[in-house]
RNA sequence: GACGAACGCUUGCGGCGUGCCUAAGAAAUGCAAGUCGAACGGGCAGAGGGCUUCGGCUCUUUGUCAGUGGCGAACGGUCGCGUAACACGUAAGCAACCUGCCCCGAAGUGGGGGAUAACAGCCCGAAAGGGCUGCUAAUACCGCAUGUGGCCACGAGAGCGCCUGCUUUUGUGUCCAAAGCCUUGUGCGCUUCGGGAUGGGCUUGCGGCCUAUCAGUUAGUUGGUGGGGUAACGGCCUACCAAGACGUUGACGGGUAGCUGGUCUGAGAGGAUGGUCAGCCGGAUUGGGACUGAGACACGGCCCAGACUCCUACGGGGGGCAGCAAUUAGGAAUCUUGCGCAAUGGGGGCAACCCUGACGCAGCGACGCCGCGUGCGGGAUGACGGGCUUCGGCCUGUAAACCGCUUUUGUCGGGGAAGAACUUUGACGGUACCCGACGAAUAAGCCCCGGCUAACUACGUGCCAGCAGCCGCGGUAAUACGUAGGGGGCGAGCGUUGUCCGAAGUUACUGGGCGUAAAGCGCGCGUAGGCGGCUCUUUAAGUCCGGCGUGAAAGGUUCAGGGCUCAACCCGAACAGUGCGCUGGAGACUGGGGAGCUUGAGGGCGGGAGAGGGAAGCGGAAUUCCGGGUGUAGCGGUGAAAUGCGUAGAUAUCCGGAGGAACACCGAUGGCGAAGGCAGCUUCCUGGUCCGUAUCUGACGCUGAGGUGCGAAAGCGUGGGGAGCGAACGGGAUUAGAUACCCCGGUAGUCCACGCCGUAAACGAUGAGUGCUAGGUGUUCGAGGUAUCGACCCCUCGGGUGCCGCAGCUAACGCAGUAAGCACUCCGCCUGGGGAGUACGGCCGCAAGGUUGAAACUCAAAGGAAUUGACGGGGGCCCGCACAAGCGGUGGAGCAUGUGGUUUAAUUCGUCACUAACCGAAGAACCUUACCCAGGCUUGACAUCGCGUGAAAAGCUGUGAAAGCAGCUCCUCCCUUCGGGGACACAAAGACAGGUGUUGCAUGGCUGUCGUCAGCUCGUGUCGUGAGAUGUUGGGUUAAGUCCCGCAACGAGCGCAACCCUCACCCCAUGUUGCCAGCAGGCCCUCGUGGUGCUGGGCACUCUUGGGGAACUGCCCGUGCAAGCGGGAGGAAGGUGGGGAUGACGUCAAGUCGGCAUGGCCCUUACGCCUGGGGCUACACACAUGCUACAAUGGACGCAGAUAAACAAACGGUAUCCUAAGCCGCGAGGUGGAGGCAAUCCGAGAAAGGCGUCCUCAGUUGGGAUUGCAGGCUGCAACUCGCCUGCAUGAACGCGGAAUCGCUAGUAACCGCCGGUCAGCUAAACGGCGGUGAAUACGUUCCCGGGCCUUGUACACACCGCCCGUCAAGUCACCUGAAUUGUCUGCACCCGAAGUCGCUGGCCUAACCCGGUUUACCGGGAGGGAGGCGCCGAAGGUGUGG
Repeated sequence: GACGAACGCUUGCGGCGUGCCUAAGAAAUGCAAGUCGAACGGGCAGAGGGCUUCGGCUCUUUGUCAGUGGCGAACGGUCGCGUAACACGUAAGCAACCUGCCCCGAAGUGGGGGAUAACAGCCCGAAAGGGCUGCUAAUACCGCAUGUGGCCACGAGAGCGCCUGCUUUUGUGUCCAAAGCCUUGUGCGCUUCGGGAUGGGCUUGCGGCCUAUCAGUUAGUUGGUGGGGUAACGGCCUACCAAGACGUUGACGGGUAGCUGGUCUGAGAGGAUGGUCAGCCGGAUUGGGACUGAGACACGGCCCAGACUCCUACGGGGGGCAGCAAUUAGGAAUCUUGCGCAAUGGGGGCAACCCUGACGCAGCGACGCCGCGUGCGGGAUGACGGGCUUCGGCCUGUAAACCGCUUUUGUCGGGGAAGAACUUUGACGGUACCCGACGAAUAAGCCCCGGCUAACUACGUGCCAGCAGCCGCGGUAAUACGUAGGGGGCGAGCGUUGUCCGAAGUUACUGGGCGUAAAGCGCGCGUAGGCGGCUCUUUAAGUCCGGCGUGAAAGGUUCAGGGCUCAACCCGAACAGUGCGCUGGAGACUGGGGAGCUUGAGGGCGGGAGAGGGAAGCGGAAUUCCGGGUGUAGCGGUGAAAUGCGUAGAUAUCCGGAGGAACACCGAUGGCGAAGGCAGCUUCCUGGUCCGUAUCUGACGCUGAGGUGCGAAAGCGUGGGGAGCGAACGGGAUUAGAUACCCCGGUAGUCCACGCCGUAAACGAUGAGUGCUAGGUGUUCGAGGUAUCGACCCCUCGGGUGCCGCAGCUAACGCAGUAAGCACUCCGCCUGGGGAGUACGGCCGCAAGGUUGAAACUCAAAGGAAUUGACGGGGGCCCGCACAAGCGGUGGAGCAUGUGGUUUAAUUCGUCACUAACCGAAGAACCUUACCCAGGCUUGACAUCGCGUGAAAAGCUGUGAAAGCAGCUCCUCCCUUCGGGGACACAAAGACAGGUGUUGCAUGGCUGUCGUCAGCUCGUGUCGUGAGAUGUUGGGUUAAGUCCCGCAACGAGCGCAACCCUCACCCCAUGUUGCCAGCAGGCCCUCGUGGUGCUGGGCACUCUUGGGGAACUGCCCGUGCAAGCGGGAGGAAGGUGGGGAUGACGUCAAGUCGGCAUGGCCCUUACGCCUGGGGCUACACACAUGCUACAAUGGACGCAGAUAAACAAACGGUAUCCUAAGCCGCGAGGUGGAGGCAAUCCGAGAAAGGCGUCCUCAGUUGGGAUUGCAGGCUGCAACUCGCCUGCAUGAACGCGGAAUCGCUAGUAACCGCCGGUCAGCUAAACGGCGGUGAAUACGUUCCCGGGCCUUGUACACACCGCCCGUCAAGUCACCUGAAUUGUCUGCACCCGAAGUCGCUGGCCUAACCCGGUUUACCGGGAGGGAGGCGCCGAAGGUGUGG
């Protein structure tokens, strides 16, 4: 796009079409084929005439009924069963035919005969119907005559042709005609013949379905002869004879199907289809049969048989809608039991006319196509309503209202056709059409809005409900579900479903492929077939051009053609219809015939290489076994072992012997062969091939469906052989297991002969042949040239075999004279994945199995090549306290803290490998606080707005646990234009506040981690179809993508480094509160070369603060192209000097809505707010992080006094702050209050250390948990639940299993000091500070993490990936087995209806003939009939197959 459609929702009108696709199921009812009196007789009814004995008779005429007779009924109408066929289409043929009615022409129509329906009578039957007797007519039937003519037989002649022959003239013989009627006419008929027209019959070429899992079929089969039969040819039939005929160009069988013009689609080629209309065919309940006839094997005829059905008096009869309607059934589904013969057409008739469910019309159905309408114009910076909203607004939307206008349609009224030719005659139809009136009046829906695909928001829902054509949507922000608003599309329709074509170049003729995506047969030989070199000639089959015929109509296309108002529809004309046939011509090319040629192919001759094949023989090395010798305890085997062998003597070693198999070195990247494949040596037989020569043949060629041969290994059969090896098997190990890998044994087999098998990653995953198309470089075989004394070497040619590479090709990879390039020829093969190379069937095989080779069902992919990543028990290079080396810990104990779990009214919440767990929390007794219980508040504790009142505030009372509730006292602020305003408070009512409620998977911000790792990118260029690559890779070097060199790259950015801070050295400046060398003074003592910055003074030193310098691989040596590296000098510092700050692109939907911010959702006298109390502090347990220890490298105690207590650094302190001295207390602390706005005063005693004493290895003078008592401090308050002190108590714990952590130098370890938070403190935490101060690093194999390059990949939420098989349960599909059923069908036999044909004694028998007798018959004959018999024969039966 289309439809004979159906379904859902919807529906105003008209025109034209169209309508059982299923049950060719069944069948009520009515109708669908009759007509003719001008063929004939009669019955009945009526009219008229004549006669009448009035009973009636007769004649004419009209109508009607049946009958005889004629024509029609073979058309028209319907359906599509069957049919794969000369059924259809097309083109031809019939010298092998028929043709009623019709037309033309010729001739004729004479004279007779015998019957029979109707009718009448009788009889049988329920009926249908029938019988007997009697009468009668004809255009019914039968002889005879005539014979234009015709048929036949024989004969003669002419012309012609497509074979058999045809046409025609003529002679002889034989046979053959007729019908009459009336309205009396050029009437209608009848007969014979010739011709025409029309219709048909038969034959042939070509064309159009699937299946080879149908490969052979056939006995009337193929042909002939005789006969029969037909309108006619013919095995159409029959007898005999022959043995043929058909088939891979697909016979036979199976399945399906009416064919065509056309129709739909498509650019076309093609594909699909055959409804309506038209042509042909076929069918008429199923099967068979003939009759009649011009025509039938006959839809509304006959006979028989079957099934079904109806009537019945049970004896017997009737029926056939696939005609029009209608009914029923079936189905998703398909109409009125209508009107009319007016038209067109048909039958009969002279005609009038009759008949006609053909047909013309109407009805029903949006089933289709076409046309029309449902209004038109105006109308707001835009009503109401509705929707959305960023709350401003936006959309619906000129849409509506409202104003004006129109009247198609509709309703009513009036008029009113054509269609009729032809006097008459109109079903449609009072229709179309025309006029008038009325009045916007009667008339819009359906689908869609994630992408494809045109159209977006809100709400609801929450992987539910649902959607879905494909991809896919839905798990709390859904443009995808449902609804709404809005929008898009089409519109009396719109969607859905089904089917066909297109898209699909996705069966490829036009127009595809086969190295790796599906696809080259494992390889030869070769049949059919296909294709085929050069020259000349001929032919004209193919081919090309012209002409003629045909290609029905309808349909198609075109036409400023026509008709319905337009269109659909209809009419006209032209064209097309790509085809077929006939005919004339052309002669290039293909084909056929002929003649030649040599270049393709083959032969000859001369040479050559080779694991080519077959057979026989021979050889040595090695393994094993046997015998013997020597010899002794092991051997063997493995990662390590064990099984095994060995004291009965192994292994080892020497000698001898046996047997089988395979042939080291040469050996190759080599050679040969068609492939499989081929390897010691010799001989014999044998195939192929190469080079040279140019002697011969003269296209002899290529390919190759079937066919046939060869064909590794394994396997099979028979018989041998058997050393080694070695499936199965046994044992030993390994392992969770180990039916494996390893080890010890070991049977088939491996070997030989003969016979099977016929496969393979039979691979170059690349069929064969021929030609053409840059080069370079190996190797092998041969020939030639040049040079040479000469093989060498060099050059050239040919054959083979490799590598590299251009053009070209390719999806890419890659191929590239050995093509996967450019062409031609032939063969094989492919058409999504799985199912499946399976099943069934066939063929082959001894078997194993091979070969050919599906479907159901199922999936939305399967696959190729390449890319980027990620990953690997892949590789290379490198780094990191990563391992190793070392030091100290954790894991065990007690305690502290956090977490899980459990508990609880609550134990608030978050965080979960590393990267959660002394984390948020740098301070939970109340507060904090988010949790629980209880009591309260409701515009609220807090913000903004408006109104009213009042200053606010403060104080007091009652109640209460408090909050709160109730009340009392106090009486006053600022500004003012005197209206009021401002801050503040109160009351009431709203807007709103508020929420640590939810979503970190809606977010911002911030953070953790990889990781301070060295990476991550961009621009331009270049390469690639592209993803992408290059740059960034490579060679070096570095801590570093740091730098250098190279390079289709050149540059750049974020990172690295540096710039910043700090520490270390120096210089300058600075000089109080810092410092004190020197000077002076004071003070102290142990009286000194003493101490003390206390004072003056000083600024040298230390120090403070600020500024500057210094380090750059700069210098030297070595090395290197360089970058750099190694070493050295100097220097406080040396190769980034130490430390810090600084964290690229990104990853983990990592963490945080409970820091803050924030979208959505949720709560609103509560999920908000206040208060008291409780909880976050629970405790059988588990984990994490710490502290203190277990002791002697330890513990305890002491070290006075003098401003002095061994020696630090950093930090804090202005007030509710740090707090000195002094005094009190054992102590915590109290008291005290100097000083301190801080280099001044204070915290402040540093500790480990040093010296001395004690303890002496123990649960201790180690260890301090736990508990008791007594105290102190903070605070409203230490019960739950603070810290500290003193005394007393004195637990576990004796160095810690598996496992695990930190650290590379001022580091670890050890030691103390300070700070933040903070009233106080559970800090043993965290952040800082200094003091003392090590050990070790061979090295990079291993563990972990990381960087770069490379490789493989079936991974890409990326190895915590992917993925395989068994099993369990249920279900589906297919195969198979057994049993059963239905349908179709082959063969054999039985039975055998109707009927044709044949035969037929007896029986029956009008016409004609004969005879007799004679007026009426008899007999006989010819002929006919019934009956009988025979052949064939449907249905049926039996058996056996498919």
RNAcentral holds the sequence, with entries from Greengenes. This is a predicted structure of a 1442-nucleotide RNA (small-subunit ribosomal RNA) from an uncultured bacterium.